[in-house]
RNA sequence: GCCCCAGUGGCUCAGCCUGGUAGAGCACUUCCUUGGUAAGGAAGAAGUCGGGAGUUCAAAUCUCCUCUGGGGCU
Numbered sequence: 001g002c003c004c005c006a007g008u009g010g011c012u013c014a015g016c017c018u019g020g021u022a023g024a025g026c027a028c029u030u031c032c033u034u035g036g037u038a039a040g041g042a043a044g045a046a047g048u049c050g051g052g053a054g055u056u057c058a059a060a061u062c063u064c065c066u067c068u069g070g071g072g073c074u
Base pairs, nucleotide, nucleotide: 001073002072003071004070005069006068007067010026011025012024013023020057028044029043030042031041032040050066051065052064053063054062
């Protein structure tokens, strides 16, 4: 230098191909249950989807540029 993969709540990830309300598990907060914990149950908070621009009525998703990490080739 070229190519590929990954980046989404605190953590691990799905969703992207085929644009249309941002989700799951764990963790966290409150409550129920218990003599008290754990387990179980109910409710809740937490995300400018790595950054910027473009296309579109509409972008996590498509296009371009860019950042970070990993892998491969020379």
About this RNA:
The RNA shown here (transfer RNA) has 74 nucleotides and comes from a Candidatus Woesearchaeota archaeon. Lineage of the source: Archaea > Nanobdellati > Candidatus Woesearchaeota. The sequence is in RNAcentral, with records from ENA. Its mean pLDDT, the model's own confidence on a scale to 100, is 82. It matches the Rfam family "tRNA". From the family's description: Transfer RNA (tRNA) molecules are approximately 80 nucleotides in length.